This is a predicted structure of a 473-nucleotide part of an RNA (small-subunit ribosomal RNA, 3' major domain) from an uncultured bacterium. The RNAcentral record of the full RNA draws on ENA and SILVA.
Context: one part of a larger RNA
């Protein structure tokens, strides 16, 4: 100088506290630990592993396990020698790889090669082998907390200090005022992106106020709407209060919006030899007829237990059946797939249209009317079983997803504990994309519906900032 303290001020944050909802108890998803196992590949491990790397393991993937079979190799460059075998059909065998066999047959050419393929040496190739404690690059974490510092210059023997403390004040080392400090950087803030309100351009595939019409379907308009590009708005500007005359705070007007408007991107110096040599990149080391590479099958999906994380419950604010209403944002050509027809359904024939502000994928669900059940393990809950299907794909056994009928467990609001949330949010409700042949309760995204509290900072827990004390470094 730092770091601690059951030391001292001062301040923040869903930290407490004052609310609503959950986890923790049932079932099942799914990840993990432990056990098993030929193998159940590998990494992630208190907060910052644990629906995490995997934004999708039947084969593939795939790195493991058995078994078969290859050894200049599945991939690359070169050189040397031989071949013409370059490509394309068949047949036998094999679970496949891959063996044997056979038929048809190259291309350019300055005639000396060459291009392409094959065998044989060599040189090398390969490694998801090890070391994140050799490393690059990316990350996650304190923490979007307000720090962390650097030049002159001044004090001090020196380390160091000063500036960065103090008084206010802010979300913010913000900004004002003092002050031997002046000043500067990287943070803050603004500038980007959305969304909230308007002008202007501009009207098609979007929209329809007026006519005309069952229907934006057709004329017809471009006023609304809606797209989407360029302005215009918000600055404590005005008003009083209050404050040191300061920076601000309180209140009020205007105003779609008011004091950072609401949401994102963005993460100083720096901690943690955090994490990753399995994304890639790489140093050493190891391995070379194998720790490399083909392939069949299996595993990754076991299963006395335990733990995270979810989903659907326990039911009348609710189940069933019947009718009826409104979205938003996205996807589409090996893609959406519509009307129609068959199926009780999953579907399944069959194709209009659409590379999409024209068509589709699309039904939004809770909600709103009606009507049944009447407190019960039930018309709740649905797991588990059995049969019969359907799809997708060489292939659903090992281990897919949906359907239909049957079956009908557990469970009557959850012990100690312990999460998330301050508003268009919690809790509720459904739609849609990545992935992907098939596969979500997962994750990412979009809309409906729509709360309760918040006196307060005494206490927990995390952080800032002054100061104290230390036999700590």
């Nucleotide at each position: 100088u730092g770091a601690c303290g059951g030391g001292g001020g001062c301040c923040c944050g869903c930290a407490c506290a004052a609310g609503c909802g959950g986890u923790g108890g049932a079932g099942c998803a799914u990840g993990u630990g432990g056990u098993u196992u030929a193998a159940u590949u590998c990494g992630a491990u208190g907060a910052u592993a644990c629906g995490c790397g995997a934004g999708g393991a039947a084969c593939c993937u795939u790195a493991c396990c058995a078994g078969g079979g290859c050894u200049u190799g599945a991939c690359a460059u070169g050189c040397g020698c031989c071949g013409g075998g370059a490509g394309g059909g068949g047949g036998c065998u094999g679970c496949g790889a891959g063996g044997c066999c056979u038929c048809c047959g190259c291309c350019c050419u300055u005639c000396g090669g060459g291009g392409c393929c094959g065998g044989c040496g060599c040189a090398c190739a390969g490694g998801u082998g090890c070391u994140g404690c050799a490393u690059g690059g990316c990350u996650g974490u304190c923490g979007u907390c307000a720090g962390c510092u650097c030049g002159u210059g001044c004090u001090g023997u020196g380390a160091a200090g000063u500036g960065u403390u103090g008084g206010g004040u802010u979300a913010a080392g913000u900004c004002c005022c003092g002050c031997a400090a002046c000043g500067a950087g990287c943070g803050c803030a603004a500038c980007c992106c959305u969304u909230g309100c308007u002008a202007u351009u501009a009207g098609u595939u979007g929209c329809u106020a007026a006519c005309a019409g069952a229907a934006g379907a057709u004329g017809a308009g471009c006023a609304c709407u809606c797209u989407a590009a360029u302005g215009g708005g918000a600055c404590u500007g005005c008003c009083g209060g209050u404050g040191a005359c300061a920076a601000g705070c309180c209140g009020g007007a205007g105003g779609a919006a008011g004091g950072u408007g609401g949401g994102g991107a963005u993460g100083a110096c720096g901690u943690c030899a955090a994490a990753u040599c399995a994304u890639c990149a790489u140093g050493c080391c190891c391995u070379u007829u194998a720790u490399g590479a083909c392939c069949u099958g299996g595993g990754c999906a076991a299963c006395a237990c335990a733990c995270g994380u979810g989903c659907u419950a326990c039911a009348a604010u609710g189940g069933g059946c019947g009718g009826u209403a409104c979205a938003g944002a996205g996807a589409g050509c090996a893609g959406c797939a519509a009307g129609a027809c068959c199926g009780c359904g999953a579907g399944g024939u069959g194709g209009a249209g659409c590379g999409a502000a024209u068509c589709u994928c699309a039904a939004a669900a809770a909600g709103c009317c009606g009507u049944u059940c009447a407190c019960a393990g039930u018309u709740c809950g649905g797991a588990u079983u059995g049969u019969a299907g359907u799809c997708u794909g060489c292939a659903a056994c090992u281990c897919g997803a949906c359907u239909a009928c049957a079956u009908g467990a557990a469970g009557u609001c959850g012990g100690a504990a312990u999460c998330g949330c301050u508003a268009g949010u919690a809790a509720u409700c459904g739609c849609g994309a990545a992935u992907c042949a098939g596969c979500a309760u997962g994750u990412c995204g979009c809309g409906g519906u729509g709360a309760a509290u918040g006196c307060g900072u005494u206490c927990c827990c995390g952080g800032g900032c002054c100061u104290u004390g230390u036999a700590c470094a």